[in-house]
Molecule: Guanidine-I riboswitch aptamer
Organism: Candidatus Synechococcus spongiarum SP3
RNA sequence: GGAAGUGAUUUCCAGGGUUCCGGCCCCAAUUUUUCCAGGGGUGUCUGGUCCAAGAGAAAUCCACUGGGGUGACCCAGGUGCACGGAGGGACAAAAGCCCGGGAGGC
Numbered sequence: 001g002g003a004a005g006u007g008a009u010u011u012c013c014a015g016g017g018u019u020c021c022g023g024c025c026c027c028a029a030u031u032u033u034u035c036c037a038g039g040g041g042u043g044u045c046u047g048g049u050c051c052a053a054g055a056g057a058a059a060u061c062c063a064c065u066g067g068g069g070u071g072a073c074c075c076a077g078g079u080g081c082a083c084g085g086a087g088g089g090a091c092a093a094a095a096g097c098c099c100g101g102g103a104g105g106c
Base pairs, nucleotide, nucleotide: 005062007061008060009059010058011057012056015051016050020048021047022045023042024041025040026039027038063079064077065076066075067074068073081101083104087099088098089097
């Protein structure tokens, strides 16, 4: 310096926080207590909603190979590598999200 399909989408998981729901705590009111409603705090609350992987999973599709068909297309097969900061950015917020298969390294 070059080649490799370093292919696409969807659903999900690890993970992530705290807008909303729920949990927990406090306040105020009441003679007192509890519950509901009200206000505030808490993610150092298992959760629901939410975000979520290039280097996690699955499915589907395209590409590819062989065969068939004038053709649109059909049938069969089946490949697929991947160490990685710091910093910055978004949403309510954070992250394995995005910058980014980036810088750098082998």